[in-house]
Molecule: small-subunit ribosomal RNA
Organism: uncultured bacterium
């Protein structure tokens, strides 16, 4: 795009189509086939006449009524007969078949009614139904007895151009034969009505014309997990039948028929025309119409007839419904309506026979659920409308926003101004008609056509159409807006709810779910769901593949069959042309036309196909003659692990004998098990076994593949080259078949040396049913059989011809050359490299194709399920071969990129190891974290890169936590207005305190205010949440050396090159090389501080000095500004380069230390508790005061420091030498007082001045003697001191007593490459006080470093990948649970088509001894001839039996999918 469609929402109007796809379930009523009296006998009823009686009226002979008689008229129920009932209408169950459609053929057949010819209709005969009587039965329906008629029936004449026989004779064809004439014999015909000229029939033949019959080729299905099928089967010949052929049937004879070109079975299904899809070629489909066909409640049978084996006919069988009085009856909606039923779902128990059309009929006319109409149903397809034009302050309202205002619903509305189709309501008002009665009149003419006039026939419908009125009036809605796909915003959910065709959405900022508001698309409809086609070159004929994605059979020979070289001739089967038949109509397509238009109708034209017919002859293709170049054959030389048998040899093994020999020997990563003193290994001689053949040996050669390897010979296949004598396309594929076919592996006999599955044992290990070690059985070998698979690979069939180049190597010829034969050419064959063009996704392939072409043959078609299951087939067996399907996912996969990995590789580097010091892990404490515990122990960090961290300092306070008390413009701040003169002070209750209450005191002014305080509004306020919404900022990889970019080049693209590569570096440093040539951010440099030097400045510093003045500018110092190192100089090595190396000189040397500096990026790292900030929450609380308390608890467990365990040391004594930095609320001298911490005390100093201030170890000197000590200080008890409103929870520090633990630390572990680690004091932030901590500073001052295998961490190159939230990755297979589908399964229950037997209904056909019979024939008796009955074939349905073959259910079992 489509649809007989269905479901949700909606729904104004018409035309013109359609409407049980399902139960071919089952039906209640109706109605659907009747006509004809011009065929008959009648007369029931109903009309008219006549008669006859009656009664009324009375105009006395009329009327009306009623009742009886009359077929005498019209006409007509039932009934005999004629035609119709076979047609039209329905419906798709069967059927895979000459049903069907297309061509043909009937020399083998039929046709009623029509139509054209020829010719006939004479004479007679017996019945019967109605109808009357009469029985039987509820009924339905029978039965006897009697009367009668016909266009019923039945003889007899007549009768050929007719039929059937038997000749004849022409002609024709298709085998049997047909036609025409002619002679002879036999046989069969009829009906009449009828107002009597009309007209309708009968009958016999011939033609026609319509409808049938029958056969035959050609087409259109699915499964081969159906491979064979057939017994009337095939055929003859004789019969019977039949409207005809024919095994259609019977008897006999004979073995035939059909099948891989798909018989047979099973499974689906009415076929065409057409219809929908599509560019086509195809694919799906067959509703509505037309044609055929098959069915009529299942099956079966005939009868009648022109047709039927008969939808509304008959029998009989079976199921199911009804009735019944139980004895027996009745019935067929798959005809129109309608009913249950089923179902997602399909309509009126309608009008009319007016048109078309059938049936009867001489006609009028009757019948017609065919048909024509109306109703129902948006269920399709077309058309109309639902206004239309103007209108902005861009209204209100609603939505969003960056929110005093804007966008956007939106000219939309509101208002003006117009129009009125469709609805509504008044009127008018067809078409469709044409007959057909009956007058009249033309015409031809013996019964028709035409024309006028009258009459009368109309369902649909007072509809269609026209005219007039009111009046915008009465008439828009469904879906979707994350991508594909046209349309995006707010709110509400928070992986819930819920969407979804796919891919996906949703776990707190959802354009994806629910609302809203906008918007977008179709529009009386719009989505959804189902189903075909398409897109799908995704079954590929047109138009696809198999090296690696699915895909070459393991390989060979060949059968069918497919395809085949050069020249010529003839055929004309295929092809190609030109005509002629068909190819219904209707649809589709063109032109045109008619309904207003379309939709729809009507009109005309247009065809592949299949039949014939006449012609071409290139090509295929028959048949014929030829060719040689394709394919063989011959001659001659060649190589080779090709096979197959036989026979030989060595070395190794092993094991046997014997010898020397002594204690081990053998494995292994290390060992054990095993072997060994009963003498192993090990050595030496002999001997036996068996199996396998080193070296040569190779991108080596043979072979179809599998495979072949010691040497000999026999037999044997194959190949290769030269000649170029033969033959003459003999060829190339190659379904079935055949045959070989590696390893294991079976079976039957042999072997058995090594090696070795299972299988002992030892070992590994968390275990180790493995790897590894000792040992060992089948097997490995051979013989004969079977099996028949492999990465059976070149993952690459087989054959042909073409399409650059260079190289190597075998085998062979051959020039030229060389000369024990080298090398150069050229020609074949084979194995192999690189590469052009072309191919490919790409990696790659490229004369050995995977390039161009051409035959054959295999084979694939998403991933699992599965090479399963089931059947088959083949095998001892193991197993093979063939091979599905439910159900499940949306991917499974190839190549090839960038990373990121690797118990890959290569090159480097770092205190990364390694070499060295010196810690920590043990002890006590002190800090921090975790757990726990608590009202609370506020919160954060959490491997490395949390843990003396945020905190550079928690007694209150900080303080956020808890427990109690209090506040609600509120504790601070602004802004407006408004009161007040106040705020504050002092003091007094109450109270933990904040707060609450009383009492005293208590502004300035330039008068405009200021200031305070309060009171009211408006702005608050949160250290609640979310670092995964953010900014900032911070670790970390890492001070690693890397990370881009633009051009340009390569590739289809990812993406590569540059950045790789040779060197060098601390370094992407540098230099060379290069399809790359520049660049950025890093690195290095530029800053800072040290370290040497000038100069230049000097006080508080320095220098004279005893101090003090005062004086100097050389040194120290101090602090600025220069110089100085740049691999610049030599020298060796290096591509002369970068640069390394070693040396001068130098204060310093190759970066001189050391510091700030941290690339693109990672880690959703940390921090919403420094601070900002978005959404969310809290608002008399989650805010905010305040008392107390907490954060200091304390079984434990872990980081990170302190001191220690001592003699390189401890204690006393004395005595020396610094950096730095700090100081006014401050640091605080000298002097006194105190053991002491500190008091008093106040000089100096805003600091190169004065103050802390004493530096320590250090050095001399003594003591101590290895001790839990004279080491070590912990804890605790007493007394003190300081800070502070306050040192109980919970400071600090002094003295005095106590005097714990610990004697160098398991296991694993950390820091340092020098002025570094160690060691040893000192300063400083913070800070009322409170450091063992952090941040400086100095004194004193070591060892090593061979090396880069290994650990850790990191660059670079390659590499291998099935990772890519990147190895903390992916990922397998049991077992446990759940649920789905599916294989086995004793079994048990249908189904279906057959088959054997048994019975055998109707009914045809034979047969016929009983019994009936009207017509003929007899004079009669009889007889013909028929029917009944009986009997036999045959034969539905049933029975019963074994089998096939299909289903479903099944304990319990097998594997498979999915969470």
């Nucleotide at each position: 795009g489509a649809u007989g469609a269905a479901c949700g929402c909606u729904a104004g109007c018409g035309a013109c189509a359609g409407g049980c796809u399902u139960a071919a379930c089952a039906c209640a009523u109706g109605c659907a086939a009747g006509u004809c009296g011009a065929g008959g006998g009648g007369c029931a009823g109903c009309g008219g006449g006549g008669g006859u009686g009656a009664u009324g009226g009375c105009u006395u002979g009329c009327c009306a009524u009623c009742a009886c008689c009359u077929g005498c008229c019209g006409g007509c129920g039932a009934c005999c007969g004629g035609c119709g009932c076979a047609c039209g209408g329905g419906u798709g169950a069967g059927u895979a078949a000459c049903a069907c459609g297309u061509a043909u053929g009937c020399a083998a057949c039929c046709u009623g009614c029509c139509c054209g010819c020829c010719a006939c209709a004479g004479g007679g005969g017996g019945a019967u139904a109605a109808g009357c009587g009469g029985a039987a039965g509820a009924a339905a329906u029978u039965c006897c007895g009697u009367c009668u008629a016909a266009u019923a029936c039945c003889g007899c004449g007549u009768g050929a151009c007719g039929c059937g026989g038997c000749g004849u004779c022409g002609g024709g064809g298709c085998a049997u034969c047909c036609c025409g004439g002619u002679g002879c014999c036999g046989c069969c015909a009829a009906a009449g009505g009828g107002a009597u000229u009309a007209c309708c029939g009968g009958u016999g033949g011939c033609g026609g014309a319509u409808g049938g019959g029958c056969a035959u080729g050609c087409g259109g299905c699915g499964c081969a997990u159906u491979a064979g099928c057939u017994a009337g089967u095939c055929g003859g010949c004789g019969g019977g039948g039949u409207a005809a052929c024919g095994g259609c049937c019977c008897a006999c004879c004979g073995a035939g028929g059909c099948g891989a070109c798909g018989a047979u079975g099973c499974g689906u299904a009415g076929g065409g025309g057409u219809u929908c899809u599509g560019a086509g070629a195809g694919g799906a489909a067959g509703g509505u119409c037309c044609c055929c066909c098959a069915c009529a409640c299942u099956g079966g049978u005939a009868c009648u007839g022109a047709g039927a084996c008969a939808c509304g006919g008959a029998c009989c069988a079976g199921a199911c419904u009804c009735c019944u009085a139980c004895g027996g009856g009745a019935g067929g909606c798959a005809g129109c309506a309608g009913u249950g039923a089923g179902g997602a779902a399909u309509a009126u128990u309608g009008g009319u026979c007016a048109a078309u059309g059938g049936g009867c009929g001489g006609g009028a006319g009757c019948c017609u659920g065919a048909a024509c109409c109306a109703g129902c149903c948006a269920a399709g397809u077309c058309g109309c409308g639902u206004g239309a034009g103007g209108g902005a302050u861009g209204a209100c309202g609603g939505u969003c926003c960056u929110a005093c205002g804007g966008a956007u619903u939106g000219u939309a509305a509101a208002c003006c101004u117009c129009u009125u189709u469709u609805g509504c309501c008044g009127g008018g008002g067809a078409g469709c008609a044409a007959g057909c009665g009956u007058g009249c009149g033309u015409u031809c003419g013996u019964g028709a056509a035409c024309g006028c006039g009258c009459g009368u026939c109309a369902a649909g419908a007072g509809u269609a159409c026209c005219c007039g009125g009111a009046g915008a009036a009465a008439a828009a809605g469904c879906a979707u807006c994350g991508g594909c796909u046209a349309a995006c915003u707010c709110c509400g959910u928070g992986c819930c709810a819920g969407c979804a065709g796919c891919c996906g959405c949703g776990g707190u900022a959802a354009u994806a779910c629910g609302g809203a508001g906008g918007a977008u698309g179709c529009g009386a409809g719009c989505g959804u769901u189902a189903u075909c086609c398409g897109g799908a070159u995704u079954u590929a004929u047109u138009g696809g593949g198999u090296u690696u994605a699915a895909a070459g059979g393991g390989u060979g020979c060949g059968u069918a069959g497919g395809c085949g070289g050069g020249a010529u001739g003839c055929c004309a089967a295929g092809u190609c042309a030109g005509c002629g038949g068909u190819a219904a109509a209707a649809a589709u397509g063109c032109g045109g036309u008619g309904c207003u238009c379309a939709a729809c109708g009507c009109c005309g034209u247009c065809g592949a196909g299949c039949c014939g017919u006449u012609g071409a002859a290139a090509c295929u293709g028959g048949c014929g003659u030829u060719c040689u170049u394709g394919a063989g054959u011959g001659g001659g030389c060649g190589a080779g692990a090709a096979g197959u048998a036989u026979g030989c040899g060595g070395a190794a093994u092993g094991c046997g004998u014997g010898g020397u020999g002594u204690a081990g020997c053998g494995g292994u990563g290390a060992a054990a098990u095993g072997c060994a003193u009963a003498g192993a290994u090990a050595u030496c001689a002999c001997g036996c076994a068996g199996a396998a053949c080193u070296c040569c040996g190779a991108u080596u050669g043979c072979g179809a593949a599998g495979g072949c390897a010691g040497c000999a010979u026999a037999c044997c296949g194959g190949c290769g080259c030269c000649c170029u004598a033969c033959u003459g396309a003999c060829g190339c594929u190659g379904a079935g078949g055949c045959a070989c076919g590696a390893a294991a592996g079976c079976g039957u006999g042999g072997g058995u040396a090594u090696c070795g599955a299972a299988c002992a044992g030892g070992a590994u290990u968390a275990g180790a049913u493995a790897c590894c070690c000792u040992g060992g059985u089948a097997g490995u070998c051979c013989a004969c059989g079977c099996a028949g698979u492999a990465a059976a690979c070149g993952a690459u069939g087989a054959a042909u011809g073409c399409u650059a180049a260079c190289u190597g190597u075998c085998c062979g010829g051959u020039g030229c050359g060389a000369g024990u034969g080298a090398g150069c050419g050229c020609u074949g064959g084979g194995c192999g490299g690189u590469a052009c063009a072309g191919c490919g996704a790409a990696a790659g392939c490229g004369u050995u194709a995977a390039g161009c072409a051409u035959u054959c043959c295999a084979c694939c078609u998403g991933g699992g399920g599965a090479g399963u299951a089931c059947g088959c087939c083949g095998g001892c067996a193991a197993c093979g071969g063939u091979g599905a399907a439910a159900c499940u996912c949306a991917a499974a996969g190839g190549a090839a990129u960038u990373g990121a990995c690797g118990g890959g590789g290569g090159c480097c580097c770092g205190c990364a190891c390694a070499a060295g010091c010196g810690g920590a892990g043990g002890a006590a404490c002190a800090u921090g974290u975790g757990g726990u515990u608590u009202a609370a122990u506020u919160c954060g960090a959490u491997g490395a890169u949390a843990c003396g961290c945020g905190a550079g300092g928690a007694a209150c306070c900080u303080u956020a936590c808890c427990c109690g008390g209090g506040c609600u413009c509120a504790a601070a701040c602004g802004c407006a207005g408004g009161a007040u003169g106040a705020c504050g002070g002092g003091u007094c209750c109450c109270g933990a305190a904040a707060g609450g209450g009383g009492c005293c005191u208590u502004u300035c002014u330039u008068c405009g205010g200021a200031c305070a305080u309060u009171c009211u509004g408006c702005g608050a306020g949160g250290u609640g949440c979310u670092g995964c919404a953010u900014g900032g900022u911070u670790g970390u990889c890492g001070u690693c050396a890397g990370c881009u970019c633009g051009u340009g080049c390569c590739g289809u693209g990812a993406g590569a090159u540059g950045u790789u590569g040779g060197g060098u570096u601390a370094a992407g440093u540098c230099c060379c090389g290069c399809a790359a040539c520049g660049a950025g951010c890093g690195c290095a440099a530029c800053c800072c501080u040290c370290g040497u030097g000038a100069u230049u400045a000097g006080u508080u510093g320095c220098c004279u000095c005893c101090u003090g003045g005062a004086g100097g500018a050389a040194c120290u110092c101090u602090a600025a500004u220069c110089a100085g190192a740049c691999u610049g100089c030599c020298g060796u090595a290096g591509u002369u380069a970068a640069u390394a190396c070693g040396g001068a000189g130098g204060a310093a040397g190759g970066u001189g230390a050391g510091g700030a500096u941290g690339a693109u990026g990672u880690c959703a790292a940390a921090u919403c508790a420094u601070c900002a900030c978005g959404u969310c929450c809290c608002u008399u609380a989650u805010g905010u005061c305040u008392u107390g308390g907490g954060c200091u608890a304390c079984a434990c467990a872990c980081g990170u420091a302190c001191u220690a365990c001592a003699a390189u040391g401890g204690g006393c004594g004395u005595u020396a030498c610094a950096a730095a930095g700090a100081g006014a609320a401050g640091c605080g001298a000298a002097a006194c007082c105190g053991c002491g911490a500190g008091g008093u005390g106040g000089a100096g100093c805003a600091a190169a001045a004065c103050u802390g201030a004493a530096a320590a170890a250090g050095g001399c000197g003594u003591c101590c003697c290895u001790a839990g000590u004279u080491c070590g200080g912990a804890u605790c008890g007493c007394a003190g001191g300081c800070u502070g409103c306050a040192a109980c929870c919970c400071g600090c520090c002094u003295g005095c007593g106590u005097g714990a633990a610990g004697u160098u630390g398991g296991a694993a572990u950390u820091g340092c490459u020098a002025g570094u680690a160690a060691u040893c004091g000192c300063g400083g932030a913070u800070c009322a006080g409170c450091a063992u901590g952090c941040c400086g500073c100095g004194g004193u001052g070591a060892a090593u470093a061979c090396g880069u295998u290994c650990c850790c961490g990191g660059g670079c190159c390659u590499u291998g990948u099935a990772c890519a939230c990147a190895c903390c990755g992916c990922c397998c297979g049991u077992c446990a649970c759940a649920c789905c589908a599916u294989g086995g399964g004793a079994g048990c229950c249908g189904g279906u088509a057959a088959u054997g037997c048994c019975c055998g209904a109707a009914g045809u056909c034979a047969g016929u001894a009983g019994c009936c019979u009207a017509a003929c024939c007899g004079c009669a008796a009889g007889g013909g001839a028929g029917g009944c009955g009986c009997u036999g074939c045959c034969g539905a349905a049933g029975g019963u039996a074994g089998g096939a073959u299909u289903g479903g259910c099944g304990a319990c079992u097998g594997g498979g999918g999915u969470g």